A computed fold for a 76-nucleotide RNA from a Fidelibacterota bacterium, annotated as transfer RNA. The organism belongs to Fidelibacterota, within Bacteria. It matches the Rfam family "tRNA". The family's RNA type in Rfam is transfer RNA. The sequence was found in a public genome assembly. The coordinates come from a structure-prediction model, not an experiment, and the mean pLDDT is 80.
RNA sequence: GCACCGCUAGCUCAACUGGCAGAGCAGUUGACUCUUAAUCAAUUGGUUCGGGGUUCGAGUCCCUGGCGGUGUACCA
Numbered sequence: 001g002c003a004c005c006g007c008u009a010g011c012u013c014a015a016c017u018g019g020c021a022g023a024g025c026a027g028u029u030g031a032c033u034c035u036u037a038a039u040c041a042a043u044u045g046g047u048u049c050g051g052g053g054u055u056c057g058a059g060u061c062c063c064u065g066g067c068g069g070u071g072u073a074c075c076a
Base pairs, nucleotide, nucleotide: 001072002071003070004069005068006067007066010025011024012023013022019056027043028042029041030040031039049065050064051063052062053061
């Protein structure tokens, strides 16, 4: 350089054929009780990497840029 994969909540990851953005953990509040803790319930939390496009409608499709990973080629 080229090809492929990935980027979504604080963290790890889902989201089917384009049709209401979710889970676990963490956080907060409350309950419970043998102390820390554990357990149970409720709850907060989103510019879906940036920009543009297609569409009635985009996390999802197209173009472009960025970051990370894997493979591979070339030079010395």